Transfer RNA from a Deltaproteobacteria bacterium, 74 nucleotides, folded computationally.
Its mean pLDDT, the model's own confidence on a scale to 100, is 84.
The sequence was found in a public genome assembly.
It matches the Rfam family "tRNA". By type it is a transfer RNA.

RNA sequence: AGGCCUGUAGCUCAGCUGGCUAGAGCAUCUGAUUCCAAAUCAGACGGUCGGGGGUUCGAAUCCCUCCGGGCCUG
Numbered sequence: 001a002g003g004c005c006u007g008u009a010g011c012u013c014a015g016c017u018g019g020c021u022a023g024a025g026c027a028u029c030u031g032a033u034u035c036c037a038a039a040u041c042a043g044a045c046g047g048u049c050g051g052g053g054g055u056u057c058g059a060a061u062c063c064c065u066c067c068g069g070g071c072c073u074g
Stems, first nucleotide, its partner, number of pairs: 001073007010026004019057001028044005050066005
């Protein structure tokens, strides 16, 4: 320098053939249960989907660019 993959909640990830309102598990907090705790159950909290721009009635999803991480070629 070129090519490929990847970035979504504090962590691990799903969703990516455009369309409910962006989700799951774990973690955290609250409550129930318990003599107390653990376990279990219920609930809550938490995201401007890496940044910017574009296409579209509509973008996590498509296009461009930049940034971070990984792999390959030279």